[in-house]
RNA sequence: GUUUUAUACAGAAGCGGCGAGAGACUAGGCUCCGUGACCCGCUGGCAACCUUCCACUAUGCGAAAGGUGCCAAUUCCUACCCACUACCGGCGCAGGCCGGGGCGGGACAUAUGAUUC
Repeated sequence: GUUUUAUACAGAAGCGGCGAGAGACUAGGCUCCGUGACCCGCUGGCAACCUUCCACUAUGCGAAAGGUGCCAAUUCCUACCCACUACCGGCGCAGGCCGGGGCGGGACAUAUGAUUC
């Protein structure tokens, strides 16, 4: 790098170094940032995927913390599809249609674990 699969609205910061952008990619929005962000190191912490122990022959609201992971904002939000709508605009004589907003579900993408090659 790749295959499969699970999860992604919870949770968890101090110090030191560096010195300008950062939040994955494109676009838009929004946010963080010289009161020093992002990143790196140390220490601390969160969580419980793998693991170990205990329990159970059908499997846990259990314990631990060895291997990972993580410690601004839901994966920061939106984009594609579907459903809904006491909202806004437009069109139509009308049933209604179109666009936007809101809300929910799904897909895609991404991240992490376990796993395949």